[in-house]
RNA sequence: GCCGACGUAGCUCAGUCGGUAGAGCACCUGUCUUGUAAACAGGCGGUCAUCGGUUCAAGUCCGAUCGUCGGCU
Numbered sequence: 001g002c003c004g005a006c007g008u009a010g011c012u013c014a015g016u017c018g019g020u021a022g023a024g025c026a027c028c029u030g031u032c033u034u035g036u037a038a039a040c041a042g043g044c045g046g047u048c049a050u051c052g053g054u055u056c057a058a059g060u061c062c063g064a065u066c067g068u069c070g071g072c073u
Stems, first nucleotide, its partner, number of pairs: 001072007010025004019056001027043005049065005
C1' cells in the first nucleotide's frame, strides 16, 4: 500500500426484513444472615466510534473518516 471482519451500558455480547435500544456479569438499594458471601426482589447506567447521505422513520441501508484485529504484498 491492497483486501476483509469488527466498533452498541463499566465488562462480555444480542438486536431478524429499517418501525419504542436489550440480556448476562458488575454496581446501588432492600429482604434473608450473628456477620460476610450466596440466593431472591427492585433500581441505576447508552450522542449505537465520528461526520454526512437516503427515508415518514436508521443500531440496521449508502459514502467518507478514525480505531482494533486478521490476511496479502
The prediction has a mean pLDDT of 81. The RNA shown here (transfer RNA) has 73 nucleotides and comes from a Caldilineaceae bacterium. The organism belongs to Caldilineaceae, within Bacteria. Its Rfam family is "tRNA". Rfam links the family to the GO term triplet codon-amino acid adaptor activity. By type it is a transfer RNA. From the family's description: Transfer RNA (tRNA) molecules are approximately 80 nucleotides in length.